[in-house]
RNA sequence: GAACGCUGGCGGCGUGCUUAACACAUGCAAGUCGAACGAAACACCUUAUUUGAUUUUCUUCGGAACUGAAGAUUUGGUGAUUGAGUGGCGGACGGGUGAGUAACGCGUAGGCAACCUGCCUUAUGCAGAGGGAUAGCCAUUGGAAACGAUGAUUAAAACCUCAUAAAGCCAUUUUAUCACAUGGUGAGAUGGUCAAAGAUUUAUCGGCAUAAGAUGGGCCUGCGUCUGAUUAGCUAGUUGGUGGGGUAACGGCCUACCAAGGCGACGAUCAGUAGCCGACCUGAGAGGGUGAUCGGCCACAUUGGAACUGAGACACGGUCCAAACUCCUACGGGAGGCAGCAGUGGGGAAUAUUGCACAAUGGGCGAAAGCCUGAUGCAGCAACGCCGCGUGAAGGAAGAAGGUCUUCGGAUCGUAAACUUCUGUCCUUGGGGAAGAUAAUGACGGUACCCUUGGAGGAAGCCCCGGCUAACUACGUGCCAGCAGCCGCGGUAAUACGUAGGGGGCAAGCGUUAUCCGGAAUUAUUGGGCGUAAAGAGUGCGUAGGUGGUUACCUAAGCAGGGGGUGAAAGGCACUGGCUUAACCAAUGUCAGCCCCCUGAACUGGGUACCUUGAGUGCAGGAGAGGAAAGCGGAAUUCCUAGUGUAGCGGUGAAAUGCGUAGAUAUUAGGAGGAACACCAGUGGCGAAGGCGGCUUACUGGACUGUAACUGACGUUGAGGCUGGAAAGCGUGGGGAGCAAACAGGAUUAGAUACCCUGGUAGUCCACGCGGUAAACGAUGAUUGCUAGGUGUAGGUGGGUAUGGACCCAUCGGUGCCGCAGCUAACGCAAUAAGCAAUCCACCUGGGGAGGUACGUUCGCAAGAAUGAAACUCAAAGGAAUUGACGGGGACCCGCACAAGCGGUGGAGCAUGUGGUUUAAUUCGAAGCAACGCGAAGAACCUUACCAAGUCUUGACAUCCCAAUGACGCACCUGUAAAGAGGUGUUCCCUUCGGGGCAUUGGAGACAGGUGGUGCAUGGUUGUCGUCAGCUCGUGUCGUGAGAUGUUGGGUUAAGUCCCGCAACGAGCGCAACCCUUAUUCUUAGUAGCCAGCAGGUAAAGCUGGGCACUCUAAGGAGACUGCCGGGGAUAACCCGGAGGAAGGCGGGGAUGACGUCAAAUCAUCAUGCCCCUUAUGAUUUGGGCUACACACGUGCUACAAUGGCGUAAACAAAGGGAAGCGAGACAGUGAUGUGGAGCAAAUCCCAGAAAUAACGUCUCAGUUCGGAUUGUAGUCUGCAACUCGACUACAUGAAGCUGGAAUCGCUAGUAAUCGCGAAUCAGCAUGUCGCGGUGAAUACGUUCCCGGGUCUUGUACACACCGCCCGUCACACCAUGGGAGUUGGAAAUGCCCGAAGUCUGUGACCUAACCGAAAGGGAGGAGCAGCCGAAGGCAGGUCUGAUAACUGGGGUG
Repeated sequence: GAACGCUGGCGGCGUGCUUAACACAUGCAAGUCGAACGAAACACCUUAUUUGAUUUUCUUCGGAACUGAAGAUUUGGUGAUUGAGUGGCGGACGGGUGAGUAACGCGUAGGCAACCUGCCUUAUGCAGAGGGAUAGCCAUUGGAAACGAUGAUUAAAACCUCAUAAAGCCAUUUUAUCACAUGGUGAGAUGGUCAAAGAUUUAUCGGCAUAAGAUGGGCCUGCGUCUGAUUAGCUAGUUGGUGGGGUAACGGCCUACCAAGGCGACGAUCAGUAGCCGACCUGAGAGGGUGAUCGGCCACAUUGGAACUGAGACACGGUCCAAACUCCUACGGGAGGCAGCAGUGGGGAAUAUUGCACAAUGGGCGAAAGCCUGAUGCAGCAACGCCGCGUGAAGGAAGAAGGUCUUCGGAUCGUAAACUUCUGUCCUUGGGGAAGAUAAUGACGGUACCCUUGGAGGAAGCCCCGGCUAACUACGUGCCAGCAGCCGCGGUAAUACGUAGGGGGCAAGCGUUAUCCGGAAUUAUUGGGCGUAAAGAGUGCGUAGGUGGUUACCUAAGCAGGGGGUGAAAGGCACUGGCUUAACCAAUGUCAGCCCCCUGAACUGGGUACCUUGAGUGCAGGAGAGGAAAGCGGAAUUCCUAGUGUAGCGGUGAAAUGCGUAGAUAUUAGGAGGAACACCAGUGGCGAAGGCGGCUUACUGGACUGUAACUGACGUUGAGGCUGGAAAGCGUGGGGAGCAAACAGGAUUAGAUACCCUGGUAGUCCACGCGGUAAACGAUGAUUGCUAGGUGUAGGUGGGUAUGGACCCAUCGGUGCCGCAGCUAACGCAAUAAGCAAUCCACCUGGGGAGGUACGUUCGCAAGAAUGAAACUCAAAGGAAUUGACGGGGACCCGCACAAGCGGUGGAGCAUGUGGUUUAAUUCGAAGCAACGCGAAGAACCUUACCAAGUCUUGACAUCCCAAUGACGCACCUGUAAAGAGGUGUUCCCUUCGGGGCAUUGGAGACAGGUGGUGCAUGGUUGUCGUCAGCUCGUGUCGUGAGAUGUUGGGUUAAGUCCCGCAACGAGCGCAACCCUUAUUCUUAGUAGCCAGCAGGUAAAGCUGGGCACUCUAAGGAGACUGCCGGGGAUAACCCGGAGGAAGGCGGGGAUGACGUCAAAUCAUCAUGCCCCUUAUGAUUUGGGCUACACACGUGCUACAAUGGCGUAAACAAAGGGAAGCGAGACAGUGAUGUGGAGCAAAUCCCAGAAAUAACGUCUCAGUUCGGAUUGUAGUCUGCAACUCGACUACAUGAAGCUGGAAUCGCUAGUAAUCGCGAAUCAGCAUGUCGCGGUGAAUACGUUCCCGGGUCUUGUACACACCGCCCGUCACACCAUGGGAGUUGGAAAUGCCCGAAGUCUGUGACCUAACCGAAAGGGAGGAGCAGCCGAAGGCAGGUCUGAUAACUGGGGUG
């Protein structure tokens, strides 16, 4: 360097296999020189020979002479010709890749007195004389091919010999000089030795030697360069020396011998990973990450090894060998290497054309022309990146149509479009046409650019819209589908899913994914921490290391200043310039680091000399459970012996096991044995910590005080190391009284492998070893200095006052408490720091996995200890504090909460409600308290919502429109289960006469309708805590904050009621009061109420006159306020008692219900959002059902009887109701009731008789003269209608039931209990509900306990708040992981075997042109052979590391 999804107009500049260093078809990528060489070919010229077309002359016409084309052969030559071969130079550059490499590989700075360097430059000098071969070619010949073999022949700038030689080299030697250890440099002398090549177009070019330069390389060194210690020891050529060899050169580079070294905690070795750098990304910087493109270096070229040639290679497109693979083959044998450019297959999420040109830049060769060049310049492909431009501009409101939303008014898309005018960037038509090139030569390219024609025509998408984060609505969906970076969204009103409209952002791109840095002070050098959040080692001693008092001098390593070298270019930055601008490109300037030189001397370091304060020693003292050894002591427990003594002891919540008549316990005396040391005893003492406690003795460590004699920084901290180290535990040997794991028995319990009891073994004790851990804690490492005070305690010393006891002041070193500054997240710490500073060490970096687990290692007899991960999983875990809630926490207080009492329920029968069951339907709701005689103040029809059947569809009900009619309606008839349906009769108003009103019917649609759903979408209403005393606010103050204070505290109250105090001061909603009623009284008023007095009057009667005194009625007042007295209290608030008073401390009762809680109840009172039904889930009719009945529960009524039942006769209320009503007296009926109707719209009349009670009589304890269910018969009343399914009456029948288990309810005074009366609802139906009065108690010691509540406080891991949270096993599913008999891969080494190519060494009987020699032969060289080394390969045992495995272990998630 990206990839993927959707989309895609143009141009410029860049970039483009990150994976398989996987395999490669095809073409190209390194040649060139004929001015080095010979032969050949070709063309031309030329020489000669041959042949003889043709021409000319002569002619005797037979011929002769001449000319000599073309062809063949041949001599010599020429050539911008060809190219095999010899030869030269170049193929070591350029181009590719990053496998290997943790290394002098790279970077940086140096060194070579230890080196080389072709071509190039400069300088000096030289080039004389000879020689022998060989390729090619030719001939023969092998092979399929690749490729050869033999013979003959030939040239050179190929090869060889000789000569010449110095400033070269070697040896010896003289001398000068320099230096950096070996040494270097210069000037000589003598001897030895080493060279050459020519070509040509005559300009030149080339050759040899030497010296120097330049360039390029080689080697060495300092510093820097990833991770792991669960890698701690590594190393035999290893480290060094000597001799020798080798190299361009130093060197164990190689070899022989000698020595035993070398590296390593400042991390060797081993393992893993990786090319390094300039630079790039990020960051304020310090850093962190990366190493694509471009540039420098290195390494590699299918894998491994090796050398040859050469100036340079151990060589990408050279050679040899081995291995793997591919291809050809005639099966004998051969060929190949794209990590060059294109390209192919493969791999992969993914990466391009088998293009053009050498025009430019550069390279090779050549004298040059030139040739070659997939280097390079260009083009092609790809939105891969960066940069630039465009997709139109101006006007245009009927705010069009359309879409979306809507409160239906409108809003918005929106000047947006249409439409009008205009422009032409890109595009398009035609034309011109560069620079790049100093003469020629242009691939790019008819390109850039310019002019011109044409027309708004061809050019906008992507993501997002809950918060972070800019941008909102509708519909669909309904914990589904889906979204999601984190928090999280979705369970019927989703701004979070999907779609649409609208909006926001960016824009030819936009999103996503991956990676890196930042934010992250979240590895903290800059720049963090460690009491409780993770983190101080359990303790000391001490090594290395770190760090360190005072004075003087020297030094100059650190440090500081100045100068110099380097720091390649590119890049970055600044400023200019060039492409229309920008990106891009260019010019100039600028760096960190390292090295060298000079200077300075404060500080650090080093050296020398001194000092005494730090530290240590000496001397003099006192204190102490400091250590270790030996001895001694008394109390107690237990046991033994003996005595006394008798029935229990012991133990517990209560018991039992146990002991005891074989004499226990108790008690007395004597003895034995072990362990521990009461009181003193104290946040007192000592010790490094662990720890140490009777007394005595000897031994011994440390601290402290005083003194200031001695030493003279000797100090401090301390990785490794070493020492000591509670309890339990282990080993060996003792000991064993008490206690006591394990164990046994008894209890407890649902169980009780526990707590309690009875026993009891290891152990606890001693000696010697091991072990090495604790909440080893002050959860606080060691040392030093500094920084307000106050008050205890124990050990010293000094001074003062006093002196029988003592006190005060000062000081040193310990040990506590309180507290300021400061610190801290807070809590808290605070001279014994957690403050301010300094030094050193240990440790921490989210929770779980992992209670430090697994593996590995070390230690241990074992138990175990030390060190110490990962996969996987979660979004938290944790600290401190706050407010609540909760507690079988505490304190205080209240309530019929308990207690004390009275009466019930639970048992019976019945009534009523609910559950359940049943049913066509048994409509629905209410569900602990706070549902269940509740909604329902009253279901036979209706109600009614349910079921069955019938019927209607703009509808039973509302509004609008049209038409018709004049009605609608009423009455009757038919028919029906009824309704619907059909028929007959009768029948409007106003008027200006135009019409209007009203009503009905019919029609069309808007709509009606719904007791259908959702009370978890809501309003309203209600319940409940609770008539409990609480709940809050403003300002101020405190706290980082949540919050606190106020509101807490001391008293007091029914009360957050009041008083006092107080960093609080005030205020609000609640409490109380104001309201109603009741209790007393007064005033006023007296009718329908009343009647004392007066009068009348009756059988009786306020019946009448009269009166308003009384009762009463109903308006208004008064009265009660702790006002008065005494006592208590704090002189307060208030409490207790008393007086007076009708009433006394809120007089009784009611209405009144704070902030809030329970997603409490109600969509079926009503209202209402949304959803649903619309010939039905609407409307209507009849019948049925809500009244069912094995059963269970709640609430009641009546009873079970004598405090009673029955009978007779008698007395006293209050509050209500009454016109479709209450209904008197009277009559009838046993009665319910009927007949009839006076009075009364009511303080007048009626309902209406109150009952319990009292009196008398009877019953006499029984299932009864109790009790009344059930049933039968006959009736009454209401009502269209009493069958399902009403109430009542009479007669008859006469069930259960004899006071009720566990449990549970109400009530504190006119209350409970008991007795009756009335009302609402209502045609009728009351044991229910709501009211009314009559009679009328008992008890409350008290707050321990149960329940509920309030205040303060405390603990908390709870906050859905204890109905909370939460632990472990087991079962199931999935996931990763440890062990595992083993099995199977990989890596790097080691040892042995084999040993290719090849260098080197030896040999060389075989072979050989150059030289010597007359020759023989010699010299010299080579083949061959042998040896050392040596890749691949084989064998062996180990090491490290992966995969896999029956089974098995724990872990995680659900």
This is a predicted structure of a 1454-nucleotide RNA (small-subunit ribosomal RNA) from an uncultured organism.
Rfam family: Bacterial small subunit ribosomal RNA.
The RNAcentral record of the sequence draws on ENA, Greengenes and SILVA.
The prediction has a mean pLDDT of 82.